[in-house]
Molecule: c-di-GMP-I riboswitch aptamer
Organism: Pseudomonadota bacterium
RNA sequence: UCGAGGAAACGGCAACCCCCGCGCGAGCGGGCUACGCAAAGCCACGGGACUCCCUGAGUCAGCCGGGCCACCGAA
Numbered sequence: 001u002c003g004a005g006g007a008a009a010c011g012g013c014a015a016c017c018c019c020c021g022c023g024c025g026a027g028c029g030g031g032c033u034a035c036g037c038a039a040a041g042c043c044a045c046g047g048g049a050c051u052c053c054c055u056g057a058g059u060c061a062g063c064c065g066g067g068c069c070a071c072c073g074a075a
């Protein structure tokens, strides 16, 4: 230096419920809380699920795959 990996350590994120706001809706933002997460960081590219005012327009990255970037790093 690389590093299987997330062991250890420093830290990080934050589901459900409830409250406020936004949206027709799927859902989203904030607060609260920790179920969990080694990319639960970002991107709708492929599959999938879902919504609506269904020739179309959207939502989900905490469903899987893929791409990009990143922390630590012992066996």
Base pairs, nucleotide, nucleotide: 005072006071012037013036018031019030020029021028022027035062041068042067043066045065046064047063048060049059050058051057052056